[in-house]
RNA sequence: GCCGCCGAGUGGCGCUGCAACGGGCCUCGCCCGCCACGCUCGGUGGAUUCCGCACCAUCGCAAGGGCGCCUCCACACG
Numbered sequence: 001g002c003c004g005c006c007g008a009g010u011g012g013c014g015c016u017g018c019a020a021c022g023g024g025c026c027u028c029g030c031c032c033g034c035c036a037c038g039c040u041c042g043g044u045g046g047a048u049u050c051c052g053c054a055c056c057a058u059c060g061c062a063a064g065g066g067c068g069c070c071u072c073c074a075c076a077c078g
Stems, first nucleotide, its partner, number of pairs: 002046008011070005018038001021033005037064001
């Protein structure tokens, strides 16, 4: 780095809809459905490749996520 699971990123409602997914067809594209955590961080299991060599304690701490509304929290002003 890859795949799966769990946790965290306050919690919801509505809308549109790309990718992925499912279905169909005149099949390499089109149509329909569904769809706004698909992202990041932490933990863990697995497959596998490469690289590397330490460990312990304390303190502090995320960033992003179409549009509209509500809500929770923090700060500032009135």
A computed fold for a 78-nucleotide RNA from Actinomycetospora corticicola, annotated as SAH (S-adenosyl-L-homocysteine) riboswitch aptamer. The model forms 100% of the base pairs in the Rfam consensus. NCBI's taxonomy places the organism under Bacteria, Actinomycetota, Actinomycetes, Pseudonocardiaceae, Actinomycetospora. Its Rfam family is "SAH (S-adenosyl-L-homocysteine) riboswitch aptamer". Rfam links the family to the GO terms regulation of gene expression and S-adenosylhomocysteine metabolic process. The sequence is in RNAcentral, with records from Rfam.